A computed fold for a 90-nucleotide RNA, annotated as Glycine riboswitch aptamer. It was read from a public genome assembly, where an Rfam model found it. Its Rfam family is "Glycine riboswitch aptamer". Its family is annotated with glycine biosynthetic process in the Gene Ontology.
RNA sequence: CAGAGGAACUCUGGAGAAUCUCACGUAAAAGUGGGUACCGAAGGGGCAAGGGAAACCGAAACUCUCAGGUAAAAGGACAGGGCACGUUUA
Numbered sequence: 001c002a003g004a005g006g007a008a009c010u011c012u013g014g015a016g017a018a019u020c021u022c023a024c025g026u027a028a029a030a031g032u033g034g035g036u037a038c039c040g041a042a043g044g045g046g047c048a049a050g051g052g053a054a055a056c057c058g059a060a061a062c063u064c065u066c067a068g069g070u071a072a073a074a075g076g077a078c079a080g081g082g083c084a085c086g087u088u089u090a
Stems, first nucleotide, its partner, number of pairs: 002089003006085001009082005018036001020035005037070003043066001044064003050057002
């Protein structure tokens, strides 16, 4: 000097499903709580191969739907870019 990969930070993109219903609340909204229906991409739980004497360990965009969500906003797995830092390779 160049390449590779990395948690964090930052920018951009980013799906699904109720603007349902009842009560409270308000000038009207917002909002809070209950009910029914639904969604999967915050978080969380489950497991196949395999390992283990057993207990158990054991991935995901699969699965469950506890949590969360179902107009917009916010959030959002993930993807791409950037800054800085350290690691590593030639």